[in-house]
Context: one part of a larger RNA
RNA sequence: GCCUACGAGUUACUUCAUACCAGCAAGGUUAAGACCUUAAGGGUUGUGAGCCGAAGCGAGAGCGAGUCUGAAAAGGGCGAAUAGUUGGUAUGAGUAGACGCGAAACCUAGUGAUCUACCCUUGACCAGGUUGAAGGUGCCGUAACAGGCACUGGAGGACCGAACCAGUUUCCGUGAAAAAGGGCUUGGAUGAGUUGAGGGUAGGAGUGAAAGGCCAAUCAAACUGGGAGAUAGCUCGUACUCCCCGAAAUGUCUUUAGGGACAGCCUUUGUUAUGAUUGCAUGAGGUAGAGCUACUGAUAGGAAGCGAGGGCUUCAUCGCCUAUCAAUUCCUGACAAACUCCGAAUGCGUGCAAUUUAGAGACAAGGAGUGAGUCGUCGGGUGCUAAUAUCCGUCGGCAAAAGGGUAAGAGCCCAGACCAACAGCUAAGGCCCCCAAGCGCAGUUUAAGUUGAGACAGAACGAAGUGACAUCGCAGUGACAGCUAGGAUGUUAGCUUGGAAGCAGCUAUUCAUUCAAAGAGUGCGUAACAGCUCACUAGUCGAGCGAAGUUGCGUGGAUGAUGAGCGGGCAUCAAGACUGCCGCCGAAGCUUUGGACACGAACGUAAGUUUGUGUGGUAGGGGAGCAUUCUAUUCAGCGUUGAAGGUUUACUCGCGAGAGGGACUGGAGCGUAUAGAAAAGCAAAUGUAGGC
Numbered sequence: 001g002c003c004u005a006c007g008a009g010u011u012a013c014u015u016c017a018u019a020c021c022a023g024c025a026a027g028g029u030u031a032a033g034a035c036c037u038u039a040a041g042g043g044u045u046g047u048g049a050g051c052c053g054a055a056g057c058g059a060g061a062g063c064g065a066g067u068c069u070g071a072a073a074a075g076g077g078c079g080a081a082u083a084g085u086u087g088g089u090a091u092g093a094g095u096a097g098a099c100g101c102g103a104a105a106c107c108u109a110g111u112g113a114u115c116u117a118c119c120c121u122u123g124a125c126c127a128g129g130u131u132g133a134a135g136g137u138g139c140c141g142u143a144a145c146a147g148g149c150a151c152u153g154g155a156g157g158a159c160c161g162a163a164c165c166a167g168u169u170u171c172c173g174u175g176a177a178a179a180a181g182g183g184c185u186u187g188g189a190u191g192a193g194u195u196g197a198g199g200g201u202a203g204g205a206g207u208g209a210a211a212g213g214c215c216a217a218u219c220a221a222a223c224u225g226g227g228a229g230a231u232a233g234c235u236c237g238u239a240c241u242c243c244c245c246g247a248a249a250u251g252u253c254u255u256u257a258g259g260g261a262c263a264g265c266c267u268u269u270g271u272u273a274u275g276a277u278u279g280c281a282u283g284a285g286g287u288a289g290a291g292c293u294a295c296u297g298a299u300a301g302g303a304a305g306c307g308a309g310g311g312c313u314u315c316a317u318c319g320c321c322u323a324u325c326a327a328u329u330c331c332u333g334a335c336a337a338a339c340u341c342c343g344a345a346u347g348c349g350u351g352c353a354a355u356u357u358a359g360a361g362a363c364a365a366g367g368a369g370u371g372a373g374u375c376g377u378c379g380g381g382u383g384c385u386a387a388u389a390u391c392c393g394u395c396g397g398c399a400a401a402a403g404g405g406u407a408a409g410a411g412c413c414c415a416g417a418c419c420a421a422c423a424g425c426u427a428a429g430g431c432c433c434c435c436a437a438g439c440g441c442a443g444u445u446u447a448a449g450u451u452g453a454g455a456c457a458g459a460a461c462g463a464a465g466u467g468a469c470a471u472c473g474c475a476g477u478g479a480c481a482g483c484u485a486g487g488a489u490g491u492u493a494g495c496u497u498g499g500a501a502g503c504a505g506c507u508a509u510u511c512a513u514u515c516a517a518a519g520a521g522u523g524c525g526u527a528a529c530a531g532c533u534c535a536c537u538a539g540u541c542g543a544g545c546g547a548a549g550u551u552g553c554g555u556g557g558a559u560g561a562u563g564a565g566c567g568g569g570c571a572u573c574a575a576g577a578c579u580g581c582c583g584c585c586g587a588a589g590c591u592u593u594g595g596a597c598a599c600g601a602a603c604g605u606a607a608g609u610u611u612g613u614g615u616g617g618u619a620g621g622g623g624a625g626c627a628u629u630c631u632a633u634u635c636a637g638c639g640u641u642g643a644a645g646g647u648u649u650a651c652u653c654g655c656g657a658g659a660g661g662g663a664c665u666g667g668a669g670c671g672u673a674u675a676g677a678a679a680a681g682c683a684a685a686u687g688u689a690g691g692c
Base pairs, nucleotide, nucleotide: 001692002691003690004689005688006687011096012095013094015093016092017091018090019089020088021087022086023085024084027052028051029050033045034044035043036042037041056063057062066078067077068076069075099237100236102234106227107226108225109224110223111222117201118200119199120198121197122196123195124194125193126191128160129159130158131156135152136151137150138149139148140147164188165187166186170183171182172181203219206214207213240625241624242623243622244621245620250263251262252261253260254259264370265369266367267366268365269364270363271362272361275356276355277354278353279352280351281350282349283348289342290340291339296336297335300332301331302330303329304328307325308324309322310321311320312319373398374397375396376395378393379392380391381390382389403414404413405412418595419594420593421592423591424590425589429585430584431583432569433568434567438582440581441580442579443578444577445576451571452570461556462555465553466552467551468550469549471547472546473545474544482540483539484538485537486536488513489512490511493507494506495505519534523532524531596615597614598613599612600611601610602609603608626681628678629677630676631675632674633673635671637670638669645665646664647663648662649661651660652659653658
């Protein structure tokens, strides 16, 4: 992992509530016990004991269809104008383990020191080698000591190193050979040594050269039985079918925040008479916008300007001035969630009318679940007008929604799947190939593969890219560009300056002359001149030229980490972009044909017929069924001419759970119908046991 078996809302109660069924009814009902009887059981009785109801109100005395409050005959509160009760069934609640499994723990009584820690008693063990303390002896030595030398001696938590004890490093092992080992290496090895046997200390206790170590593979409180099915607002699991409806992730409070209570939203039953949409009418309102010489506040420029600062003046007052600030007023401009002289659209309330009969409204009662939400549009707050961010409102989705589109994708676009069909029409989106349908038609545009999705990208800014539009100039009396020639004189204008001559700088009514034209000079250049050039003019040439603007499509700006990056192939009078038109494809949408179920209406005694509407669905509510085991009755049922069980089937019935038939096997029991009762359905619980 698979298979088989087992495996979770049960049972009790003088409990409570609601619904339905039955009996009796202003009443209903017996309990224990006793007696009779039986296979189980049943009957009678039981001071009708007791209980519920038939009357309430008040704290109570008490009064009573009333009563309490009260001074009250007022007002008000609670009552009265009748339906209950006993049993059964279902659902929910309560109390019990109360749907099942699951703690870590707590308490209590015991069992453990054959492991291990420490202690007590009594034993045992430590190859071999080395070092050579004290002491001693001899000799020397001393006055005697001291001291020296040699020998002897054999001390030591001494040295090296087996047994033994330990466990340093590393390799192996790691579903092991082993629930701690093996190899190499290493520490101690006469000691605080090692070890045998016997004994002692026990669970908040022991023991501990102390690591929270050890106390039988268990230790920050052992193990075993019991309290015990501890408790678990937590996790997991919770078993057949079909049909109807169908949520919530919000508010308030919560030692509350992943739990609850009440409300909201769902469902079932009953009772009611509304509900929704549109039109018209009529209301409330202060948002969007707008405005501010209508307030509050903020605010740019200008004019006038109280007052202040500064300066002048004066002995002082007065007075005068101002590159400063500035109340206030005026002109122009302009701002505000907590400004408003104003002020919509939507939305909301009410009335009338029409349409609608919708799983629409309201109320009561039974049953819930939900109380982690999430994305998108629009209106806002916080944030960076950041976030698949966060907090509100609004509508729509997902959640609980399949189908088509978007390459792929919960929340986007289209569209809501009762079933069947090798029928048709469409939506979004598409129609060169992958890929169903147009290399459709007409007209522009782009040369960048821009693009082929609309930010799965692209800005400021830049450029004789190119199309469209409109404006102003010049032009056969010859424009624009090119080429040829000229571009002069007073004069080196004046000033300044070392110099300043068109061209460092300053000044200027920047003049005048000759001219076809030529600036007291456009730019290079020189120390200053010189030189080159421009404006301007003539000639040549011969047709359009110049300037600024709006706009379409392109262009640069353009940088990322594995190989590319329209979904791909590929596409350029497109298969790109923009515009118009026709056709087609395309879904579980709509239609067609047949069928099923639910609800309403009409007809009908009913069965039913006709007709209309509906039938996605998680949590959850409601309804109808299938199967299993047993009991009672039933078929005077079936069965060795083959029961149950098993294997199998292209058969029949049922929407389905399932039921029946056939074939083979098997070898002794089993079923139909109607009721009743449950140890009543498995894929899941790291489920339990067995098998493989």
A computed fold for a 692-nucleotide part of an RNA from a Bacteroidales bacterium, annotated as large-subunit ribosomal RNA, domain II. The organism belongs to Bacteroidales, within Bacteria. Rfam family: Bacterial large subunit ribosomal RNA.